[in-house]
RNA sequence: UUUUCAUCAAGAGUUGGCUGAGGGACUGGCCCAAUGAAGCCGCGGCAACCAUCCAAACGGGAACGGUGCCAAUUCCUCCAGGACACAGGUCCUGAUAGAUGAGAG
Numbered sequence: 001u002u003u004u005c006a007u008c009a010a011g012a013g014u015u016g017g018c019u020g021a022g023g024g025a026c027u028g029g030c031c032c033a034a035u036g037a038a039g040c041c042g043c044g045g046c047a048a049c050c051a052u053c054c055a056a057a058c059g060g061g062a063a064c065g066g067u068g069c070c071a072a073u074u075c076c077u078c079c080a081g082g083a084c085a086c087a088g089g090u091c092c093u094g095a096u097a098g099a100u101g102a103g104a105g
Stems, first nucleotide, its partner, number of pairs: 001105008013043002016041003022032003028076002044070004049066002052061003074097001079094006
């Protein structure tokens, strides 16, 4: 980096340090941010995809290891369909895209 499968309405942070203006993937919104963004380090935590233990299996346990995550539903939306309304919006479903894990290339 390509692809396949699975999950994404739950959960979990800092009044520690460095740094210094952006960040929430994209569109449009709306939020967060010099009372310090993003990033890095330290400390703390959440989860249970791989690995691990029990089991024929469905599942269950633990959390040492590999990982990931710790504002807002993946913050909402951007596409399609349906239902209800009829100054034009609300709700539901699905897709696309994205994130994470594992396998294969």

The RNA shown here (SAM riboswitch aptamer (S box leader)) has 105 nucleotides and comes from Propionispora sp. 2/2-37. NCBI's taxonomy places the organism under Bacteria, Bacillati, Bacillota, Selenomonadales, Propionispora. RNAcentral records the identical sequence in 2 taxa. The sequence is in RNAcentral, with records from Rfam and Ribocentre. The prediction has a mean pLDDT of 87.